RNAcentral holds the full RNA, with entries from SILVA. This is a predicted structure of a 348-nucleotide part of an RNA (small-subunit ribosomal RNA, central domain) from a metagenome. Rfam family: Bacterial small subunit ribosomal RNA.

Context: one part of a larger RNA
RNA sequence: CUGGGCGUAAAGCGCGUGUAGGCGGGCUGGAAAGUUGGGGGUGAAAUCCCGAGGCUCAACCUCGGAACUGCCUCCAAAACUUCCAGCCUGGACUCAAGUAGAGGCAAGUGGAAUUGCGAGUGUAGAGGUGAAAUUCGUAGAUAUUCGCAGGAACACCAGUGGCGAAGGCGACUUGCUGGACUUGUAGUGACGCUGAGACGCGAAAGCGUGGGGAGCAAACAGGAUUAGAUACCCUGGUAGUCCACGCUGUAAACGAUGAGAGCUAGUUGUCGGCACGCAUGCGUGUCGGUGACGCAGCUAACGCAUUAAGCUCUCCGCCUGUGGAGUACGGCCGCAAGGUUAAAACUC
Numbered sequence: 001c002u003g004g005g006c007g008u009a010a011a012g013c014g015c016g017u018g019u020a021g022g023c024g025g026g027c028u029g030g031a032a033a034g035u036u037g038g039g040g041g042u043g044a045a046a047u048c049c050c051g052a053g054g055c056u057c058a059a060c061c062u063c064g065g066a067a068c069u070g071c072c073u074c075c076a077a078a079a080c081u082u083c084c085a086g087c088c089u090g091g092a093c094u095c096a097a098g099u100a101g102a103g104g105c106a107a108g109u110g111g112a113a114u115u116g117c118g119a120g121u122g123u124a125g126a127g128g129u130g131a132a133a134u135u136c137g138u139a140g141a142u143a144u145u146c147g148c149a150g151g152a153a154c155a156c157c158a159g160u161g162g163c164g165a166a167g168g169c170g171a172c173u174u175g176c177u178g179g180a181c182u183u184g185u186a187g188u189g190a191c192g193c194u195g196a197g198a199c200g201c202g203a204a205a206g207c208g209u210g211g212g213g214a215g216c217a218a219a220c221a222g223g224a225u226u227a228g229a230u231a232c233c234c235u236g237g238u239a240g241u242c243c244a245c246g247c248u249g250u251a252a253a254c255g256a257u258g259a260g261a262g263c264u265a266g267u268u269g270u271c272g273g274c275a276c277g278c279a280u281g282c283g284u285g286u287c288g289g290u291g292a293c294g295c296a297g298c299u300a301a302c303g304c305a306u307u308a309a310g311c312u313c314u315c316c317g318c319c320u321g322u323g324g325a326g327u328a329c330g331g332c333c334g335c336a337a338g339g340u341u342a343a344a345a346c347u348c
Stems, first nucleotide, its partner, number of pairs: 004319003007302002012316001014201004021194003025088007033081002035077008049065006091191001092188003095184005103177007110154001115149007125136002162169002206247006215241002220236004258315006266293013297304002321348001323346001330341004
């Protein structure tokens, strides 16, 4: 390479938009590039294969045949692929009428709580723990009442509930804005799927500049524990956590399961629509999501099972014994931290 694979054994890019490319619904007519059949030309010799012969045999050599799986050209066929023309509506999209939603961005507003400050009441403790101590407090703490300030997060509702491509999104109001779903003999008429590169988004931590800083809290300090305790526990506490702009580009970025399409028993819960029935909250049917169980089938087993890990098709990514190593070197990116691409010797 081939073959075989990728939920857990090695293996699905963190996610999307999309270029090239690959692949692509139904009908009719035409062309004939691929395809198929036939004819012709060519495919040097040697070599290889088969047969015969010559060196005493063999290697070797000679003769004949076959073959040279290829290329060119002519004729024919038209099922399939392709191309051209025309048509269709089932894929896809648009429109109309509705629906649900923590989808995104910006501005504003609110209450509870923590902390601090001011004032009142009040007096000796408070805090903390397994027990303590560090710590705070007669310069009046803790507790309690009122007021003020400031920052961050939004209890209950809350739900294997919802929305989003993923990361993720949860107080309220307004504005701007993306997507989805349902119904409709409405419109276009294959306009589609995937997607190497590319581009964009991307938790937390981290970085740059400037703000902000209540609580929490790496580092750090102290108190304990202990043989020790650079920890677990306690008292403090700085970066950080928050905001604006820019960078970083990684995660067990997980469903450890790429995207799209078709087909293949059911039962049951729940969310959003629609239709019908009975009559005011139920039933039946149906479309879309999200769960539980389960047949066939699959699986090494566990398990998966119409939200497939079943049966098939298309396209992309990835794997190929362990360690060395996601490392070195080089390239690219980055302010740095580092990221990305990615070996070998050696080893068992």

Model confidence (mean pLDDT): 90 of 100.